[in-house]
């Protein structure tokens, strides 16, 4: 260097849920508290899937459609601590 990768040290993240909280139409985010889990659960929406629809169609109880989300669904692309076997 690559690959692995723990009953090893050291740091790290933080799902549900909660909230006289913040932003959003909304999905979801962002704080806080919390503690299911996690060696990439660090960054990226390139494919794929999955929410959603303020607005657009239209077929009008409703259907469609991302430009909005989703990196703790897969793969990709990219960078990174330790160091037994």
């Nucleotide at each position: 260097u690559a690959a692995c990768a723990a009953u090893a040290a050291u740091a790290g993240c933080a799902a549900g849920c909660u909230u006289g909280g913040a932003c959003g139409a909304a999905a979801g985010u962002c704080a806080a508290g919390g503690a299911c889990g996690c060696a990439a659960a660090a960054c990226u929406a390139u494919g794929g899937g999955c929410c959603u629809u303020c607005c657009g169609g239209u077929a009008u109880a409703a259907c469609u459609g991302a430009u909005g989300a989703c990196a703790g669904c897969c793969a990709g692309g990219c960078c990174a601590c330790c160091g037994a076997a």